A computed fold for a 531-nucleotide part of an RNA from a Flavobacteriales bacterium, annotated as large-subunit ribosomal RNA, domain I.
Its Rfam family is "Bacterial large subunit ribosomal RNA".
RNAcentral holds the full RNA, with entries from ENA.
Model confidence (mean pLDDT): 84 of 100.
Context: one part of a larger RNA
RNA sequence: GGCGUAUGGCGGAUGCCUAGGCUCUCAGAGGCGAUGAAGGACGUGAUAAGCUGCGAUAAGCUUCGGGAAGGUGCACAUAACCUUUGAUCCGAAGAUUUCCGAAUGGGGCAACCCAGCAUGUUGAAGACAUGUUACCCGAAAGGGGGCAAACCCGGUGAACUGAAACAUCUAAGUAGCCGGAGGAAGAGAAAACAAUAGUGAUUUCCCUAGUAGUGGCGAGCGAACGGGAAAUAGCCCAAACCGUACAGUUUUCGGACUGUGCGGGGUUGUAGGACUGCAUUAUGGCUCUGUUAUUUAAGUGAAACCCUCUGGAAAGUGGGACCAUAGACGGUGAUAGUCCGGUACACGUACCGAUAACAGACCUAGCAGGAUCCUGAGUAGUGCGGGACAUGUGAAAUCCUGUAUGAAUCUGCCAGAACCAUCUGGUAAGGCUAAAUACUCCUGAGAGACCGAUAGUGAACAAGUACCGUGAGGGAAAGGUGAAAAGUACCCUGAACAAGGGAGUGAAAUAGUUCCUGAAACCGUACGCCU
Numbered sequence: 001g002g003c004g005u006a007u008g009g010c011g012g013a014u015g016c017c018u019a020g021g022c023u024c025u026c027a028g029a030g031g032c033g034a035u036g037a038a039g040g041a042c043g044u045g046a047u048a049a050g051c052u053g054c055g056a057u058a059a060g061c062u063u064c065g066g067g068a069a070g071g072u073g074c075a076c077a078u079a080a081c082c083u084u085u086g087a088u089c090c091g092a093a094g095a096u097u098u099c100c101g102a103a104u105g106g107g108g109c110a111a112c113c114c115a116g117c118a119u120g121u122u123g124a125a126g127a128c129a130u131g132u133u134a135c136c137c138g139a140a141a142g143g144g145g146g147c148a149a150a151c152c153c154g155g156u157g158a159a160c161u162g163a164a165a166c167a168u169c170u171a172a173g174u175a176g177c178c179g180g181a182g183g184a185a186g187a188g189a190a191a192a193c194a195a196u197a198g199u200g201a202u203u204u205c206c207c208u209a210g211u212a213g214u215g216g217c218g219a220g221c222g223a224a225c226g227g228g229a230a231a232u233a234g235c236c237c238a239a240a241c242c243g244u245a246c247a248g249u250u251u252u253c254g255g256a257c258u259g260u261g262c263g264g265g266g267u268u269g270u271a272g273g274a275c276u277g278c279a280u281u282a283u284g285g286c287u288c289u290g291u292u293a294u295u296u297a298a299g300u301g302a303a304a305c306c307c308u309c310u311g312g313a314a315a316g317u318g319g320g321a322c323c324a325u326a327g328a329c330g331g332u333g334a335u336a337g338u339c340c341g342g343u344a345c346a347c348g349u350a351c352c353g354a355u356a357a358c359a360g361a362c363c364u365a366g367c368a369g370g371a372u373c374c375u376g377a378g379u380a381g382u383g384c385g386g387g388a389c390a391u392g393u394g395a396a397a398u399c400c401u402g403u404a405u406g407a408a409u410c411u412g413c414c415a416g417a418a419c420c421a422u423c424u425g426g427u428a429a430g431g432c433u434a435a436a437u438a439c440u441c442c443u444g445a446g447a448g449a450c451c452g453a454u455a456g457u458g459a460a461c462a463a464g465u466a467c468c469g470u471g472a473g474g475g476a477a478a479g480g481u482g483a484a485a486a487g488u489a490c491c492c493u494g495a496a497c498a499a500g501g502g503a504g505u506g507a508a509a510u511a512g513u514u515c516c517u518g519a520a521a522c523c524g525u526a527c528g529c530c531u
Base pairs, nucleotide, nucleotide: 001530002529003528004527005526006525007524008523009522015516016480017479020451021450022448023447024446025445026444027443028442029440030439031147032146039100040099041098042055043054044053046078047077050074051073061094062093063092064091065090066089070082071081072080105114106113107112115133116132117131118130119129120128121127135144136143137142151182152180153179154178155177156176162169166216192199193198203230204229205228206227207226213221214220234432235431236430237376241264242263243262244261245260246259247258248257249256250255269410271375272374273373274372275369276368277367278366284363285362287361288360289359290358291357292356293355294354295353299347300346301345305320306319307318309316321338322337323327329341330340331339381405382404383403384402385401386400387399388398391417412427413426414425415424416423467474468473487515490502491501492500493499
């Protein structure tokens, strides 16, 4: 030095575990903010660095309700205290709530600096206290501003990429940026489809169908009709006409006309309404308000087991019982329906909300006539330039509009994919509208052929922490003694508050806080064999 056996060190794999994650389901909630938010800075404890809580009333103050013996957070120590005159704790409602921050008196390098006015100390002040003083909209009352995960609507709007290059095209109206709103948003009650038969607002899903089309007819893009489901809900103005207030014009002073505001009326395509005549108190809606009831916070009650054996410990073994609208789950010294917390079930109450019933308010209809009036104008349409439509300008309908033009008025007008005729369908140029649909920063309950500490969130731990960077930003590692600290009194060696040896605890200390298990690499010790 090698090999082997044994035994250690180092190391932290593996196994087991879970306090944390991940993905969903059901229900709730879907906002907070000038009454100062979100987010922070600084404080705040007897001792107090961090986290948590709180705010100069500062791990807290008050009231009401619950609850019942202990309590002074994580946090295991000492001290000092509180508490059956009901503490700590839980629920609800309030009070307080420094400074910064939309930040708003002015300024500013956020958490700082400096003011005006009013009142007071006060008679005075370069002092102090309290209040107030930004900007925009609005006559005023009042409102706005900022933050927030996704979903939604609008404005603006790429490139990489694909086309095996690339320019039309694609990616894609995507990403990004900006504005705005709601719990959903948007859309929505046919100037719609269809095709000689009919349907009857919108939205979403499954088909139709990768079809018809479109396309350097390349790459690609890609419907609709119709069918089946989910959910269903329809309405209000403008105008004609009538009335009224005010202003103006005119007057033969009776009035008339014009304009504006308000009230009635009226709302559609088998046209409707006004107008004229006749008739009339019926039917329905569940929109708003009120009353009653139910549901609802913390919470309350809630059944039934003993012996034996093994063991450190019984929930395990053996034996015999019991409960069950409860044999979900978790804990307890190993595996517990009957030990504990709970669970099924029953009960309980404040605010808000929801649901049901009742009452009141509100809204809602007919027949005939056919002379006259009304039925949304710089609109529809058209030319030019663009865009949206599955559809790239095409034979290009339909929709939007920058620019230039510019109708008709119910014997009207629009559409049915150039255009024309017939026919059919509809009634534009005003508005509102629940549900079915999308999403989850958040709350509660639950689930998983999801993970189990190099996994699962970056984060099971003082984690967006430590640390890095001028900054934008980047961004870790790190879980496990034991059933219980019973966390090794005392003695010895030693310079020792190091370390170790005894002793003691414990089932176990090769479970001793570098603590479950404790693989390998690597490093020793002892013995055997070989060189």